[in-house]
Context: one part of a larger RNA
Parts: sequence; C1' cells; structure tokens
RNA sequence: UGACGGGGGCCCGCACAAGCGGUGGAUCAUGUGGUUUAAUUCGAUGAUACGCGAAGAACCUUACCUGGGCUUGAACUGUACCUGACAGGUGCCGAGAUGCACCCUCCUUCGGGCAGGUAUAGAGGUGCUGCAUGGUUGUCGUCAGCUCGUGUCGUGAGAUGUUGGGUUAAGUCCCGCAACGAGCGCAACCCUUACUCCUUGUUGCUAACAGAUUAUGCUGAGCACUCUAGGGGGACUGCCGGUGACAAACCGGAGGAAGGUGAGGAUGACGUCAAAUCAUCACGGCCUUUAUGUCCAGGGCUACACACGUGAUACAAUGGUCGGUACAAAGAGCAGCAAGACCGCGAGGUGGAGCAAAUCUCAAAAAACCGGCCUCAGUUCGGAUUGUAGUCUGCAACUCGACUGCAUGAAGUUGGAAUCGCUAGUAAUCGCAGAUCAGCAUGCUGCGGUGAAUACGUUCCCGGGCCUUGUACA
Repeated sequence: UGACGGGGGCCCGCACAAGCGGUGGAUCAUGUGGUUUAAUUCGAUGAUACGCGAAGAACCUUACCUGGGCUUGAACUGUACCUGACAGGUGCCGAGAUGCACCCUCCUUCGGGCAGGUAUAGAGGUGCUGCAUGGUUGUCGUCAGCUCGUGUCGUGAGAUGUUGGGUUAAGUCCCGCAACGAGCGCAACCCUUACUCCUUGUUGCUAACAGAUUAUGCUGAGCACUCUAGGGGGACUGCCGGUGACAAACCGGAGGAAGGUGAGGAUGACGUCAAAUCAUCACGGCCUUUAUGUCCAGGGCUACACACGUGAUACAAUGGUCGGUACAAAGAGCAGCAAGACCGCGAGGUGGAGCAAAUCUCAAAAAACCGGCCUCAGUUCGGAUUGUAGUCUGCAACUCGACUGCAUGAAGUUGGAAUCGCUAGUAAUCGCAGAUCAGCAUGCUGCGGUGAAUACGUUCCCGGGCCUUGUACA
C1' cells in the first nucleotide's frame, strides 16, 4: 500500500421488513446429470451452466455410429505431359455414392481458353491446446469509482490531491484544506413516449353541405377533427415561502400536459474471475495425410430404474359450458398473404378477387359484458394416456412431425424443509404478432387489453460504496 475480521462509524440496493403471486407436491413440455447404447456428436457447471450455443435434429442439418466407396481427393492455386471433351439424355447392376453401355459432342485472334486424366508442390481436419493468442462475451455493476501531470511531504516503499463539514442517484455540487489542475467514468448530447404549434392531406379522417342505401366516408366535396411524418416550442429548482453557513442543497406551494434525472431504452470506467469461446471467425504450436480427410445409405443426437433446473396445464363456482354482443396495439406478406363463394362436424379442400400493401390479406383479438344450464362431486373440474378414423407439409412422418373427429378419462382437492420474482400502468391476468421455418413453439423477442396490494422502518440476512481500526496474510 492492499486484502481480510463472527472490529467500529456513515450510506445504498425488492437486501430484509410490509404486501401480492409463484417454485418445491401432480401430469406434461424442455434442458442437464446419471445410466444405457454401435452411437446416444461437441461445448456451457456456484452466484456468472442447466427452454444455454440451438431464431426451430424425420432426410439434410450432423460434427456421432454401422456398413459401402474414393485417395491430388467434395472445394482452392500452380507446374509438366496426354486427351477432346465436359455437361446433358437413355438403359442396366446397386441401398445409394458409384460403376458399365449407348446417344450427342468443343471454341480459337493458333498465343491459348474450357474440361478430363496422370505425376508433383500442396490441399483438407467441427483433431488437441481458451493455461500460447486476436476478436467477441458474461460477471462484480450503470456500482461510483479508477488514475495522471506539476508541486509539496517522507531516507524509502509511498502519501497528498481523492481526506474533512454539508449535500446528491452520482468523486453530484458547495465550503474548507499543500495543494493546483487534468483525463477515463457520472451527468448531458441520442432514440421512444407524455402536451402543444406550424407544414403536409393520400391509401388516412368526416364537422358542415349535397346525393345514394335496409345500412356503412359508400359517392361528390372538404382538410376542420383524429392521424401520418418533418420542423419548432415546452421543464430550467425558472417563480414564491420556509430550513440551511450569506453556500450547495432540502422541504412545501403555485402555474402547468408533465416537477425536480418526467417515464422507458441505448450507453457498461480502471480492472477481477489464467471466467467462457481454437465448434462463428481468425491465428501460434502440436498431431493426422489410402485418413483424425471426403462421398453415400441406414441409424443416432428423440434411449430411460432415477435425480435436479426452467416452464405449461390444473386441482375449480372470482369457475366450467352453451348462445349473443363489444373494444386493441405492434407486426408480416410474391417460390408470399390470400378475401367473398362452395364442399366438409372439423383439421382442411376447391377456386381465386385484391395486394410488393396507411389502400388488399393474415385477422377471429381474448379476458370483459348480457342471458341459459351446472350446485360442490374426483364432478358438465382436470385433461394425461390409449384405441380408431382422418387432414396438412414434405422424395419420405416406422424409429421420430403438427393438427382434427369419435371414444377413453390417469394423477391432481393448493403442495414439507426450503426458495424465487415484483414498488405502478408495475405485479397478476388476457390474448395478438414476429424471427427461425417445407412442416414443427408450453421456448424466445416484441405488442397491446384489464389492472392491484404494500413500503412503519434499517435491528437482523445477502451484496456493494466511503472513512477509520487491528493483523501472526501478500
């Protein structure tokens, strides 16, 4: 100087407390461990692995296994020699890769081009090392810290500044001070949202006028209103009162759409964990070269006495079911979204208007509301599992897809010890969309609808910041 302490002081955080809802019990989905296997490819392992890489394993993917093939090779660049093809089509053997046979068959500026074969230099490697590395990322932590120049002090390591008194979300600001300044962080600048003005007026909107209709901005018309998307304004402790040290600031109030960082996002200092990644990519070294490379078929990654994590659905009456009726936002669409119509109980099918979309389509929002039934039961709760008949995608749904109809109707009556999330348009609850994608979503990422309770407080648990103290630690 740090680190540590079941030392001290001050402060903060859904850290505790106050509340609300969960997990842990059931069934299923998914990931992991373990076990099994020819293979169950590899990586991630306290917090910071485990619905993670994977925004989507039937084949492909695919890296794994078994079997069948190739060896200058599937792809790349040369050199030398030879050939005129290669590709395409047809047939046969074969699981296919491939092999065999036939048809067809080059261009040229004569340098060559292109393709094949042979030889050679070299290719290839999802092989190892993340403890050789770059790049990228997680975490402490959006915590308020981390440093430097000059000066001064100290023999020196170092100290000071950065400590102290207040204050702040903040090393934020004020005052003081052997310090004076500065840098990276904080804040601001950026995006979205909340109010308003101007401009814009179609594909959006409809107040007034007119027309038409059972009805509807449907039509003429208009750009008022909503809205679209450009540019401004607006919030700054600016004003008032009090407290304070005449400061910084804090408390209350006014006006205001918004008040003290308005709300949300993006933004992650010096560094820590030899943290993660050689399987995104790149790269040193090592290893391999008729194989650890490469092509193909089938299988596996989907196994299953079990254990754990994350979720979905429930255990019902604040509910289930049937009928009626209403209100979103944000997105996507041409190898696409597909309306109306017709067929089917349905998944879906036929057909195809319109739309590269403020125009058309996906598209029905669901909870909510109104009415009927159920009357506390393992039930009209719950839907696992199983049988059967189908639909769709796709060469192909057996291993191993999703969905539909009928039948079947398991566990489960609120969950031990323990443990998680959340402070407001939040939790809880309800649906909708998108990426990936032929098909496959209870996951992920977004969107809106309905919409709470509680916070006395900082004694305690956990993590963190500053000062100080002790030390047998570095």